RNAcentral holds the sequence, with entries from ENA. The RNA shown here (transfer RNA) has 71 nucleotides and comes from Homalodisca vitripennis. The organism belongs to Homalodisca, within Eukaryota. Its Rfam family is "tRNA". The family's RNA type in Rfam is transfer RNA.

RNA sequence: GGCUCUGUAGCGUAGUGGUAGCACACUCACCUGGCAAGUGAGAGACCUGGGUUUGAGUCCCGGCGGAGCAA
Numbered sequence: 001g002g003c004u005c006u007g008u009a010g011c012g013u014a015g016u017g018g019u020a021g022c023a024c025a026c027u028c029a030c031c032u033g034g035c036a037a038g039u040g041a042g043a044g045a046c047c048u049g050g051g052u053u054u055g056a057g058u059c060c061c062g063g064c065g066g067a068g069c070a071a
Base pairs, nucleotide, nucleotide: 002069003068004067005066006065007064010024012022013021018054026042027041028040029039030038047063048062049061050060051059
């Protein structure tokens, strides 16, 4: 260099074109003599640039990162 797969909160993941969810972690409150556990509430994410579409996390192309295959 070629081909295939993959990229979503701090970590792990769901999302078959129509409001981005879940769990752990984090913050606050409750609870406790205190801590842990538990309960309630909250903040936080679609790798990047284009294209298609009324509408893109989702479909297409390029770039970047990761994994794999052949030589």